[in-house]
This is a predicted structure of a 350-nucleotide part of an RNA (small-subunit ribosomal RNA, central domain) from Candidatus Avelusimicrobium gallicola.
Context: one part of a larger RNA
RNA sequence: CUAGGCGUAAAGCGUGUGUAGGCGGUGUUUUAAGUCUGUCGUGAAAUUCCACGGCUCAACCGUGAAAAGUCGACAGAUACUGGAGCGCUAGAGUGAGGUAGGGGAAACUGGAAUUCCAGGUGUAGCGGUGGAAUGCGUAGAUAUCUGGAAGAACGCCAAAGGCGAAGGCAGGUUUCUGGGCCUUUACUGACGCUGAGACACGAAAGCUAGGGGAGCAAACAGGAUUAGAUACCCUGGUAGUCCUAGCCGUAAACUAUGUAGACCAGGCGUGGGAGGUAUCGACCCCUUCCGUGCCGACGUUAACGCAUUAAGUCUACCGCCUGGGGAGUACGGCCGCAAGGUUAAAACUC
Numbered sequence: 001c002u003a004g005g006c007g008u009a010a011a012g013c014g015u016g017u018g019u020a021g022g023c024g025g026u027g028u029u030u031u032a033a034g035u036c037u038g039u040c041g042u043g044a045a046a047u048u049c050c051a052c053g054g055c056u057c058a059a060c061c062g063u064g065a066a067a068a069g070u071c072g073a074c075a076g077a078u079a080c081u082g083g084a085g086c087g088c089u090a091g092a093g094u095g096a097g098g099u100a101g102g103g104g105a106a107a108c109u110g111g112a113a114u115u116c117c118a119g120g121u122g123u124a125g126c127g128g129u130g131g132a133a134u135g136c137g138u139a140g141a142u143a144u145c146u147g148g149a150a151g152a153a154c155g156c157c158a159a160a161g162g163c164g165a166a167g168g169c170a171g172g173u174u175u176c177u178g179g180g181c182c183u184u185u186a187c188u189g190a191c192g193c194u195g196a197g198a199c200a201c202g203a204a205a206g207c208u209a210g211g212g213g214a215g216c217a218a219a220c221a222g223g224a225u226u227a228g229a230u231a232c233c234c235u236g237g238u239a240g241u242c243c244u245a246g247c248c249g250u251a252a253a254c255u256a257u258g259u260a261g262a263c264c265a266g267g268c269g270u271g272g273g274a275g276g277u278a279u280c281g282a283c284c285c286c287u288u289c290c291g292u293g294c295c296g297a298c299g300u301u302a303a304c305g306c307a308u309u310a311a312g313u314c315u316a317c318c319g320c321c322u323g324g325g326g327a328g329u330a331c332g333g334c335c336g337c338a339a340g341g342u343u344a345a346a347a348c349u350c
Base pairs, nucleotide, nucleotide: 003322004321005320006319007304008303012318014201015200016199017198021194022193023192025088026087027086028085029084030083031082033081034080035077036076037075038074039073040072041071042069048066050064051063052062053061054060091191092188093187094186095184096183097182098181099180103177104176105175106174107173108172109171110154114150115149116148117147118146119145120144121143125136126135162169163168206247207246208245209244210243211242215241216240220236221235222234223233258317259316260315261314262313263312266295267294268293269292270291271290272289273288274287275286276285299306300305323350324349325348332343333342334341335340
């Protein structure tokens, strides 16, 4: 390079925005770069292939012919691709009118529970387990009542439910703010798709500085269990978990399924709109658009399964794979305060 692949066998970047590049709707005019046709030129010889011939054959040699190029010039063709011009509205976007939502940020605020503190009642246990013990308690615990403080998380609603690009998002109120969907077709007129680099976001843990610290709880200590028990169980308990600012940049970051578009039976739910039918009205019912699930036809698959939310049939672009181990390691580069991340081999071995 070609080829075959990427749900589970190796393989979809964690996610988005977007540069270069690649690809690109519809009508018409033009151009003739790509493309196609013809003519001419050139592509030295040797070599190579084929035919014939010369050395007794062969190697070798000679003659002829062929082949060999993203080749050049000229003339022509114009369907397709490209360039240029003028249009179009089905893609894309804008406007107008509605609408649902734990989408994001900040501030304020609420109740239940937990722990602690003070006080009242009250007395000998409490706690914990398979059973115990460590532990707490006559300096009055546990239980119960009243008051106070603190921090963290938000029961019911709650759902196969909603929103977000992903990570993720849930007590309530207010302010600021992003996106979606539906209806209308008023406007722009291909403005599009993808996207190497790049940039941004990115759970948890971890790191730096300053706060905070109720509960939980790595490490650690003790009690048990056990042959041992650096565990599982129990009593404690520090980082951390929380907030602010800044790093880190990884996860089974999973739908293990890249993004966008087109097409290809249905059935049953559910969330958000719109229209119709019906009605006093709301439901119900029908149609339609967008989302989210289950089951299934064709098709597909090694099978499992997938099946209009495809893993079906196709198109465009990107990423990635190429036997197991060595190894996602070494070395080097880049990034990071560090932890480490990222890029990424070979020897050897089966």